Notes: The RNA shown here (Glycine riboswitch aptamer) has 87 nucleotides and comes from an uncultured Pelagibacteraceae bacterium. Rfam family: Glycine riboswitch aptamer. Rfam links the family to the GO term glycine biosynthetic process. Of the family's consensus pairs, 91% are formed in the model.
RNA sequence: CCGUUUGUAACGGGAGAGACUAUUUUAUAUAGCGCCGAAGGAGCAACCACCCCGGAAACUCUCAGGCAAAAGGACCGUUGCAGUAAU
Numbered sequence: 001c002c003g004u005u006u007g008u009a010a011c012g013g014g015a016g017a018g019a020c021u022a023u024u025u026u027a028u029a030u031a032g033c034g035c036c037g038a039a040g041g042a043g044c045a046a047c048c049a050c051c052c053c054g055g056a057a058a059c060u061c062u063c064a065g066g067c068a069a070a071a072g073g074a075c076c077g078u079u080g081c082a083g084u085a086a087u
Base pairs, nucleotide, nucleotide: 006082007081008080009079010078011077012076013075018033020032021031022030023029034067035066036065040063041061042060043059047055048054
């Protein structure tokens, strides 16, 4: 110096599970049962660290969210912008 990692924007891809039952004022309504995990959230190791306190996920839980379509959607790809603190 350039790139990666990092943050962010746009575009594209993107799974799972009842178009369930009842009531009714027909509303993104109320109640009930059954399910899903890849928004978010929480929990955990024989690993790491350690003076103390601790630290993770695509694992687990299902508070939240979701269970026709739409919307959303972890993550991935492409193109920009920012940026050297760390890798």